[in-house]
C1' cells in the first nucleotide's frame, strides 16, 4: 500500500430567539397539600424498538394424590437470574488473525430419506469382469461376482499382497475405526500413549414424534396492586337453601372443602377525579486490589427525563464530513432486529521499498 480478522467509541458541531414537562427559590392570590408569575437549573437511544429470555415488585393461590404442558441439555466459572457472559473442549470452516454449533441418547418404539439411481436399509446389478450352454455376424439364456464404470447430500473403511475362473476382510501386513481394561497429565469436558478384543453389514435422521433419559419450572401483569374523595335507587325473572343452587383449590382430573341476607340473566341508576406505587438504583464516573477474563471487592465523588391527550419543539444564523435507524411510559440484566457516516486500539495475510 492492499485485502481482511477481532474489540471499543462516537451518533452533526456551536451561537440566538420564542416555547412546552418537571423542579427549586422568591412574590401574589388563596379554602387548599392549590393556582399564577419571574428567575435559575435539569429535559430521550444505542438501540428508547421487537415483548423473544431471566429477574425486580405487586396481587391471587399454596391439604393430598394422579396426569399432563413449557423449558433447557459438552465442562468449569461468573451472576440477583437466565435460554445471557467468560475461559475451556470437541467437531466443521478459513492460508490466516480468527468464525460456527439446539453439543445428552439411532443396539427401546413409530416415522422419514425427494429427484437421479440396480439398489435408500437384512436391499440390490444398468454398464463391466467370469464362467457354462446356445447361435455363431450382430449376440441371446442361464448362473458367479461387487474390484471397476456410473446415480446420489449419503452406496457398507482405505492400501499392498494372498487367493480366484473372475471376484471379494474370503484370508494377511500396515493405517484407520469401534469396544473393554489398567495407566499418564487436567478439578472436568477431554487428550494422550500402552495392550487385547471385533474384519469393521443392520447408513442417516432426534433445529422428526402427542420418543426415551437428566434437570428446571405456581398463575396474572403498573390497566399489578394502595389510600382519598365524590356520586347512586332500584326492580323483574329464573334455579336454589342439606335428597343442596353455587364457588375454591390459577392446566385438568380425583378428591377436600366452603356453602344460603345465596346465585345467574335482564331492565334500570351513579362515577369514569386526584395521590401514590414512579425515578437514590443489582445506579453513573474515577482510581485502586484480586482475577487469563466474564466479573467481584475497596475508596472517591454525582443525582442524571418522569409526560398522563401525554412535554423533550420551531424559526434563524454559522461551520462542515450535509447529517442513518429511530421517540421513554413500573423498573432492570441480556437477546434480536435496524442503521448514513467516522474515530482508536490489536493483529492477519500478500507485495513492493530501505
Nucleotide at each position: 500500500u492492499g485485502a481482511g480478522u477481532g474489540a471499543a467509541c462516537c451518533a452533526u458541531g456551536c451561537g440566538g430567539u420564542c416555547g412546552c414537562u418537571g423542579u427549586u427559590a422568591c412574590u401574589g392570590a388563596u379554602a387548599a397539600u392549590u393556582c399564577a408569575g419571574u428567575a435559575g437549573c435539569a429535559g430521550a437511544g444505542g438501540a428508547a424498538a421487537g415483548u423473544c429470555c431471566g429477574a425486580a415488585c405487586a396481587c391471587c393461590g399454596c391439604a393430598g394424590g394422579g396426569c399432563a404442558u413449557g423449558g433447557c441439555g459438552c465442562u468449569g466459572g461468573g451472576u440477583a437470574a437466565c435460554a445471557c457472559c467468560c475461559a475451556g473442549g470437541u467437531a466443521c470452516c478459513g492460508u490466516g488473525a480468527g468464525g460456527u454449533a439446539a453439543c445428552g441418547g439411532a443396539a427401546a418404539g413409530u416415522g422419514c430419506a425427494a429427484c437421479a439411481g440396480a439398489a435408500a436399509a437384512u436391499a440390490u446389478a444398468c454398464c463391466g469382469c467370469c464362467g457354462u450352454c446356445a447361435c455363431u455376424u450382430u449376440u441371446g439364456a442361464c448362473g458367479g461376482u461387487a474390484a471397476g464404470g456410473g446415480u446420489g447430500a449419503a452406496a457398507a473403511g482405505g492400501c499392498g499382497g494372498u487367493g480366484u475362473a473372475a471376484g471379494a476382510g474370503a484370508c494377511c501386513a500396515c493405517c484407520g475405526c469401534g469396544c473393554a481394561a489398567a495407566g499418564u497429565g487436567g478439578u472436568g469436558a477431554c487428550a494422550c500413549a500402552u495392550u487385547g478384543c471385533g474384519g469393521c453389514a443392520c447408513u442417516g435422521u432426534a433445529a422428526a414424534c402427542c420418543c426415551c433419559c437428566g434437570c428446571c419450572a405456581g398463575g396474572u401483569g403498573c390497566a399489578a396492586g394502595a389510600c382519598c374523595a365524590a356520586g347512586c335507587a332500584g326492580g323483574a325473572a329464573g334455579c336454589g337453601c342439606u335428597c343442596g343452587a353455587a364457588g375454591u383449590c390459577u392446566g385438568c382430573c380425583c378428591g377436600a372443602c366452603u356453602g344460603a341476607u345465596g346465585c345467574u340473566u335482564c331492565c334500570g341508576g351513579g362515577u369514569g377525579g386526584g395521590u401514590u406505587g414512579c425515578a437514590a438504583g443489582a445506579g453513573g464516573c474515577a482510581g485502586u486490589c484480586a482475577g487469563u477474563a466474564a466479573u467481584g471487592g475497596c475508596u472517591g465523588u454525582c443525582c442524571c427525563a418522569g409526560a398522563u391527550g401525554a412535554a423533550u419543539g420551531a424559526c434563524c444564523g454559522u461551520a462542515c464530513a450535509c447529517g442513518a435507524c429511530a421517540g421513554a411510559a413500573u423498573u432492570c440484566g441480556g437477546c434480536u432486529u435496524a442503521c448514513a457516516g467516522g474515530u482508536u486500539c490489536a493483529c492477519u495475510c500478500a507485495a513492493u521499498u530501505u
Bacterial RNase P class A from a Thermodesulfobacteriota bacterium, 354 nucleotides, folded computationally. The organism belongs to Thermodesulfobacteriota, within Bacteria. Rfam family: Bacterial RNase P class A. Rfam links the family to the GO terms tRNA processing, dimeric ribonuclease P complex and ribonuclease P activity. The sequence is in RNAcentral, with records from ENA. A source record names the gene rnpB.